[in-house]
Molecule: transfer RNA
Organism: bacterium
């Protein structure tokens, strides 16, 4: 240089055009003499930019980061 893949919450991940979920973590509460566990609840997210579309995490273009292959 060329080709391919991945990017969603603090972490791990699901989501093929129509309300972004789950688990753990964190925080609050119940329980307990205290703590842990358990149970209930809360907060928090689509890598950046542009395009298509009534509507984009999803499709297209480009850039960025990381991974794999290759000259």
């Nucleotide at each position: 240089g060329c080709g391919g893949g991945u990017g969603u919450a603090g972490u791990a991940u699901a989501g093929u055009g129509g309300u972004a979920g789950u688990a753990c973590u964190a925080c609050g509460g119940u329980c307990u003499c205290c703590a842990a566990a358990a149970c209930c609840g809360u907060c928090g997210g689509c890598g950046g930019g542009g395009g298509u579309c009534c509507g984009a995490u999803u499709c297209c273009c480009u850039c960025c980061a990381c991974c794999c292959g290759u000259g």